[in-house]
SAM riboswitch aptamer (S box leader), 115 nucleotides, folded computationally. Of the family's consensus pairs, 97% are formed in the model. Its Rfam family is "SAM riboswitch aptamer (S box leader)". Rfam's curators write: The SAM riboswitch is found upstream of a number of genes which code for proteins involved in methionine or cysteine biosynthesis in Gram-positive bacteria.
């Protein structure tokens, strides 16, 4: 910066400072001075570590359960806000296009872990 792998429909203040923006990128569509962003408090969460018990397997482990947020991250409008590409199915226009459903990718987030 790049590739694995895993998940992404729940969860989380009417606090302080702060002063105009924010929601990854286009559209689009939203939040926002009844106050953005960031900052500090405060909350959600068990991914990775950790601790129990099983089982498996054989002392170093797998695994499934289940506790714990004074370990390491991470997150706290809207499904990852929608849709961004394919294919099915319906429906319209009329023969090529739209729209709608659903399904897989892409894309991005976040962890872990290898360059």
């Nucleotide at each position: 910066c790049u590739c694995u792998u895993a998940u992404c429909a729940a969860g989380a203040g009417a606090g302080g400072u702060g002063g105009a923006g924010g929601g990854a990128u286009g559209u689009g569509c939203c939040c926002u001075a009844u106050g953005a962003a960031a900052c500090c408090c405060g909350g959600c969460a068990a991914c990775c570590g950790u601790c129990a018990a099983u089982a498996c397997a054989a002392u170093g482990g797998u695994a499934u359960u289940g506790a714990a947020a004074u370990g390491g991250u991470g997150c706290c409008a809207a499904g990852u806000c929608a849709c961004a590409c394919a294919a099915a199915g319906c429906a319209a226009u009329u023969u090529u296009u739209u729209g709608c459903u659903u399904u897989g990718a892409a894309a991005g987030a976040u962890a872990a872990g290898a360059g």